Small-subunit ribosomal RNA, 5' domain from an uncultured bacterium, 514 nucleotides, folded computationally.
Context: one part of a larger RNA
RNA sequence: GAUGAACGCUGGCGGCGUGGAUAAGGCAUGCAAGUCAAGGGGUCACUUUCGGGUGACACCGGCGAACGGGUUAGUAACACGUAGGUAACAUACCGUUAACACAGGUAUAAUCCAGAGAAAUCUGGGCUAAUCCCUGAUGGUCCCCAUGAGAUAUAAAAAUUAUCUCACGGGGUAAAGGUUUCGAGCAAUCGAUUCCGGUUGACGAAUGGCCUGCGGCCUAUCAGCUUGUUGGUGGGGUAAUAGCCUACCAAGGCAAUGACGGGUAGGGGAUGUGAGAGCAUGUUCCCCAAUAAUGGGACUGAGAUACGGCCCAUACUCCUACGGGAGGCUGCAGUCGAGAAUAUUGGACAAUGGGCGAAAGCCUGAUCCAGCGACGCCGCGUGCUUGAAGAAGCCCUUCGGGGUGUAAAGAGCUUUUCUGGGGGAAGAACCUUCGGGUGACGGUACCCCAGGAAUAAGGAGACGCUAAUCACGUGCCAGCAGCGGCGGUAAUACGUGAUCUCCAAGCGUUAUCC
Numbered sequence: 001g002a003u004g005a006a007c008g009c010u011g012g013c014g015g016c017g018u019g020g021a022u023a024a025g026g027c028a029u030g031c032a033a034g035u036c037a038a039g040g041g042g043u044c045a046c047u048u049u050c051g052g053g054u055g056a057c058a059c060c061g062g063c064g065a066a067c068g069g070g071u072u073a074g075u076a077a078c079a080c081g082u083a084g085g086u087a088a089c090a091u092a093c094c095g096u097u098a099a100c101a102c103a104g105g106u107a108u109a110a111u112c113c114a115g116a117g118a119a120a121u122c123u124g125g126g127c128u129a130a131u132c133c134c135u136g137a138u139g140g141u142c143c144c145c146a147u148g149a150g151a152u153a154u155a156a157a158a159a160u161u162a163u164c165u166c167a168c169g170g171g172g173u174a175a176a177g178g179u180u181u182c183g184a185g186c187a188a189u190c191g192a193u194u195c196c197g198g199u200u201g202a203c204g205a206a207u208g209g210c211c212u213g214c215g216g217c218c219u220a221u222c223a224g225c226u227u228g229u230u231g232g233u234g235g236g237g238u239a240a241u242a243g244c245c246u247a248c249c250a251a252g253g254c255a256a257u258g259a260c261g262g263g264u265a266g267g268g269g270a271u272g273u274g275a276g277a278g279c280a281u282g283u284u285c286c287c288c289a290a291u292a293a294u295g296g297g298a299c300u301g302a303g304a305u306a307c308g309g310c311c312c313a314u315a316c317u318c319c320u321a322c323g324g325g326a327g328g329c330u331g332c333a334g335u336c337g338a339g340a341a342u343a344u345u346g347g348a349c350a351a352u353g354g355g356c357g358a359a360a361g362c363c364u365g366a367u368c369c370a371g372c373g374a375c376g377c378c379g380c381g382u383g384c385u386u387g388a389a390g391a392a393g394c395c396c397u398u399c400g401g402g403g404u405g406u407a408a409a410g411a412g413c414u415u416u417u418c419u420g421g422g423g424g425a426a427g428a429a430c431c432u433u434c435g436g437g438u439g440a441c442g443g444u445a446c447c448c449c450a451g452g453a454a455u456a457a458g459g460a461g462a463c464g465c466u467a468a469u470c471a472c473g474u475g476c477c478a479g480c481a482g483c484g485g486c487g488g489u490a491a492u493a494c495g496u497g498a499u500c501u502c503c504a505a506g507c508g509u510u511a512u513c514c
Base pairs, nucleotide, nucleotide: 001513002512003511005510006509007508008507009506012380013379014378015377016376017375018373019372025336026335027334029333030332031331034063035062036061039060040059042057043056044055045054046053047052070291071290072289080215081214082213083212084211085210086209089208090207091206094204095203096202097201098200099199100198102136103135104134105133111126112125113124114123115122116121142172143171144170145169147167148166149165150164151163152162153161177196178195181192182191183190184189217263218262219261224254225253226252229251230250231249232248233247234246235245236244266288267287268286269285270281271280272279273278293314294313295312296311297310316327317326318325319324344370346369347368348367352366353364354363355362356361383413384412385411386410393404394403395402396401418451419450420449421448422447423446427441430437431436458503459502460501461500462499463484464483465482469498470497471496472495473494479486480485
């Protein structure tokens, strides 16, 4: 000098930050991921010119839920950082571009009927729709197979192999509709049209997977380690390379430039300190990784460590009619526990951003705000001028006096702050029936007026280091102390008072780093 600090004494205000570092211990309660009625069949309510219209709801279906938010347990590793590779790869939504959307089919939920159960929930039968599912067609620079030509890579070279490009042949894979307006029609419906979608290619954007060089802890009182181990061939597997997996074959591979083992630890941007080199640290914020009671597993999907999905096992907690079930705060608050120690069971979606939707809009403990804490940094104030050779009180004294001290009182002034009154934002971009409507913060910030010095100072120290000294009490006692040391009757070192010194809404102590 610094801190995510704690403790003691003290405490006026504001701005900006910051706040579970210990038990990745256990959790009551509420909320934290929904949305779409312009995909579909229904139910209910209101209304009706009986054609219909409006609204709500569970279900099927679509998209999202893999983001956002938390934590740092594990991990010494391609986890991270940096520089590259991928002729070994993937990508929903978004942008650009090209082509296309033909013909059919049977299921199922909701609902109805019957039944089981305390519940969670489940079983059987019947009906029905779709942008659900399935079959066929068409199709390309998509996929597979085969032939020919050329190029590149591997390799010492050739051959071979692999990849790419071109030409030709064979085979295979696709789709979904809805809405607006207009016209026709008694109607069903049909045609055109607007917007939103669908399918298949190509390119892009952005994101990710995999591989490699180099870099960053301690320990040799850890010296040898390894059998899928190292390599090859065949097969499998993946979006993709690969012992990734498997059968067989060979016997390799790593290590004193520290293998293997043990300990510790998330990594980086950065942060603290220092003239720098360095040393130490990794809180908030940003990037990456890992993780979700513990251990394991797959499913769905463009994408999964799937926190608020599923299955199994284990421990724990809860419900039970004892047959059986339910749960996972390392989300935001909050609670218990352990601890020196760390906040509200708050407001709002107004802004920014995200999900869904054609839109209106809905959801959003992300976020924006408010509350609590001097925890930190910064700023402001607690008055200003005048006022005696100097009141009183208190302290010291050589008893003459000296100190506190212009300090107070008194006089004049000001009103930052405070109290009361009045006015009062920006942050709004947007939406709309085109009239208008929308701010949680907040009647806040800020401005004006009135009042009255009014509402506001402490902590530590004074022997030396180290700025600042006297008196009394005590008598190696009581005590102080960072080091030297002080105290045994004149203690500037203990305790109290006066005075002084240093900081100041803080001041000291403790802990840790430079």
Source information: The full RNA is in RNAcentral, with records from Greengenes.